[in-house]
Context: one part of a larger RNA
Molecule: small-subunit ribosomal RNA, 3' major domain
Organism: uncultured organism
RNA sequence: UGACGGGGGUCCGCACAAGCGGUGGAGCAUGUGGUUUAAGUCGAUGAUACGCGAGGAACCUUACCUGGGCUCGAAUGGUAGUGGACGGUACGAGAAAUCGUACUUCCUUCGGGCUGCUAUCAAGGUGCUGCAUGGCUGUCGUCAGCUCGUGCCGUGAGGUGUUGGGUUAAGUCCCGCAACGAGCGCAACCCUUAUACUUAGUUGCCAGCACGUGAUGGUGGGGACUCUGAGUAGACUGCCUGCGCAAGCAGAGAGGAAGGAGGGGAUGACGUCAAGUCAUCAUGGCCCUUACGCCCAGGGCUACACACGUGCUACAAUGGCGCAUACAGAGGGUAGCUACAGAGUGAUCUGAUGCCAAUCUCAAAAAGUGCGUCUCAGUUCGGAUUGAGGUCUGCAACUCGACCUCAUGAAGUCGGAAUCGCUAGUAAUCGCGCAUCAGCCAUGGCGCGGUGAAUACGUUCCCGGACCUUGUACA
Numbered sequence: 001u002g003a004c005g006g007g008g009g010u011c012c013g014c015a016c017a018a019g020c021g022g023u024g025g026a027g028c029a030u031g032u033g034g035u036u037u038a039a040g041u042c043g044a045u046g047a048u049a050c051g052c053g054a055g056g057a058a059c060c061u062u063a064c065c066u067g068g069g070c071u072c073g074a075a076u077g078g079u080a081g082u083g084g085a086c087g088g089u090a091c092g093a094g095a096a097a098u099c100g101u102a103c104u105u106c107c108u109u110c111g112g113g114c115u116g117c118u119a120u121c122a123a124g125g126u127g128c129u130g131c132a133u134g135g136c137u138g139u140c141g142u143c144a145g146c147u148c149g150u151g152c153c154g155u156g157a158g159g160u161g162u163u164g165g166g167u168u169a170a171g172u173c174c175c176g177c178a179a180c181g182a183g184c185g186c187a188a189c190c191c192u193u194a195u196a197c198u199u200a201g202u203u204g205c206c207a208g209c210a211c212g213u214g215a216u217g218g219u220g221g222g223g224a225c226u227c228u229g230a231g232u233a234g235a236c237u238g239c240c241u242g243c244g245c246a247a248g249c250a251g252a253g254a255g256g257a258a259g260g261a262g263g264g265g266a267u268g269a270c271g272u273c274a275a276g277u278c279a280u281c282a283u284g285g286c287c288c289u290u291a292c293g294c295c296c297a298g299g300g301c302u303a304c305a306c307a308c309g310u311g312c313u314a315c316a317a318u319g320g321c322g323c324a325u326a327c328a329g330a331g332g333g334u335a336g337c338u339a340c341a342g343a344g345u346g347a348u349c350u351g352a353u354g355c356c357a358a359u360c361u362c363a364a365a366a367a368g369u370g371c372g373u374c375u376c377a378g379u380u381c382g383g384a385u386u387g388a389g390g391u392c393u394g395c396a397a398c399u400c401g402a403c404c405u406c407a408u409g410a411a412g413u414c415g416g417a418a419u420c421g422c423u424a425g426u427a428a429u430c431g432c433g434c435a436u437c438a439g440c441c442a443u444g445g446c447g448c449g450g451u452g453a454a455u456a457c458g459u460u461c462c463c464g465g466a467c468c469u470u471g472u473a474c475a
Base pairs, nucleotide, nucleotide: 001475002474003472004471005470007469008468009467010466011465012464013463015459016458019422020421021420022419023418026313027312028311029310030309031308032307033306034304035303042053043052064299065298066297067296068295069294070293076122077121078120079119080118081117082116083115084114087104088103089102090101091100092099093098106113107112124288125287127286128285129284133282134281135277136276137275138273140271145184146183147182148181149180150179151160152159153158164175165174166173190265191264192263193262195233196232197231198230199229200228201227205222206221209220210219211218236259239253240251241250242249243248315415319374320373321372322371323370324369325368331362332361333360336355337354340351341350342349343348381412386407387406388405389404390403391402392401428451429450430449431448432447433446434445
């Protein structure tokens, strides 16, 4: 100087408390361990691994296993030589890769282009080392800290500044002070949302004026309104009162759409964990080179006595079911989204139309509301499991897809010890969309809106953190 303390002081955080909803019990989905296997590829492992890499494992992916094949090699470039092939079609062998047979087959400005074969130089490796590395990332933590120049103090390590008194979300600001300044952080500048104005009106809108319809901004027209998107304004403790030296704090204060950081996002200091990643990529060293490289078929990554994590669906009446009916936002669409009509109980199919989309379409929002029914039951709750029949994608759904219909109708009556999230348009609850994608094991991830709470006395205690101080046989 740090680190640590079941030392002290001050302060903060959904840390506790006060509340609301869960997990832990059930079934299923998914990840992991273990076991098993020819192989179930590899990595991630307290917090900071476990719906994680994976934003799509039937083949491919694929790295694993079994078997069949290749050896300048699957790809790209260079040099030399040689050829007009390579390829396509048909047949045969084969699981295919591949091999064999027959037929067919380039352009040219003559420089060459394109391409096959041979030789050769560079190959190739998801093999090892993240404890040799770059880059990227997690975490402490969006915590308020981490340092430097000059000066001063100390033999020196170092200290001072950065401590003290206040204040703040903040090393934020004020006052004081052997310090005076400065840098990286904080804040602001950026995006979005909440209000108004100006401007522009098409594909959006329709108040007024017409036309028209069974009905509809459908048509002429209009820019008022909504909205779209560009620009500006607006919030600064600016004003008032009280407290205070000041910074600032308090006020059901005024004004205002918004008030004291208005809400949200992006943004992550010096560093810590030899944290993670050699399998995104790059890369040193080591290793393999008729194989640890490459091609192909099939299998596996989907196994199953069991254990754990994360979720979904429930156990019902604030509910289930039937009929009727209302209101979003944000997105996607041409190898696509599909209106409408017809067929089918349905998944879907057939025909057909519009749209490269503020124009057409996906599209029905759902919870909600109205009426009816069920009457507390393992039930008209719950939907696992299983049987049968189908639809679709795709060479191909056996291992191993999703969906539909009929039948079947398991556990489960609110969950032990323990444990998690959340402070407001939040929790809870309800649907909708997108990426990946032929299809999909999505209940995951990322977004969007609808309905919409309860509670916070307080800081004694648990956990984590910040500053000052104290002890120490620790560094």